[in-house]
RNA sequence: UGCGGGGUAGUUCAACGGUAGAAUGUUAGACUCAUGCUCUAAAUGUUGCGGGUUCGAAUCCCGUCCCCGCCA
Numbered sequence: 001u002g003c004g005g006g007g008u009a010g011u012u013c014a015a016c017g018g019u020a021g022a023a024u025g026u027u028a029g030a031c032u033c034a035u036g037c038u039c040u041a042a043a044u045g046u047u048g049c050g051g052g053u054u055c056g057a058a059u060c061c062c063g064u065c066c067c068c069g070c071c072a
Base pairs, nucleotide, nucleotide: 002070003069004068005067006066007065010024011023012022013021018055026042027041028040029039030038048064049063050062051061052060
C1' cells in the first nucleotide's frame, strides 16, 4: 500500500430489506433458618461513525474510524 473477515444489550453471539432477539450477567420478588440452586418479573441498544437508495436499512451502496488475518 492492497486484499479478506469483523464492530449489534455489561459479556458471548443471532437476526429473508418488514416489531432488534437468545444465552449469561444485573435488579426485584417467590422459595430457604440463611446462602446457593430453582421459578417469576423488570431494565436494558444512537446495530462503530457520517451520508445515500428504498414506503421501510443491522441488512444494499459510498465515505470514514478501530480490531484481526494474508500479500508485498
Model confidence (mean pLDDT): 82 of 100. A computed fold for a 72-nucleotide RNA from a Leptospiraceae bacterium, annotated as transfer RNA.